[in-house]
RNA sequence: GGGGGAUUAGCUCAUUUGGUAGAGCGCUUGCUUUGCACGCAAGAGGUGAUCAGUUCGAAUCUGAUAUCCUCCA
Numbered sequence: 001g002g003g004g005g006a007u008u009a010g011c012u013c014a015u016u017u018g019g020u021a022g023a024g025c026g027c028u029u030g031c032u033u034u035g036c037a038c039g040c041a042a043g044a045g046g047u048g049a050u051c052a053g054u055u056c057g058a059a060u061c062u063g064a065u066a067u068c069c070u071c072c073a
Base pairs, nucleotide, nucleotide: 001072002071003070004069005068006067007066010025011024012023013022019056027043028042029041030040031039049065050064051063052062053061
């Protein structure tokens, strides 16, 4: 220098081929208990790496950029 892949909640990851962004763990509150833990119920938390384009509509398609992994030279 070139090819391929990854980037989504605090963490680990889904999201079926464009149509309301989710789960587990964690966090907060309540119930339960003499108290704690467990359990149950509710809740908060996302500009989907960044910028732009296509589209009525983009996490999803296209381009550029950034970081990381891998292969070739």

Predicted 3D model of a 73-nucleotide RNA (transfer RNA) from a Bacteroidota bacterium.
The sequence is in RNAcentral, with records from ENA.
Taxonomically the source falls in Bacteroidota (Bacteria, Pseudomonadati).
Its Rfam family is "tRNA". Rfam describes the family as follows. Transfer RNA (tRNA) molecules are approximately 80 nucleotides in length. It is annotated as a transfer RNA.
The coordinates come from a structure-prediction model, not an experiment, and the mean pLDDT is 81.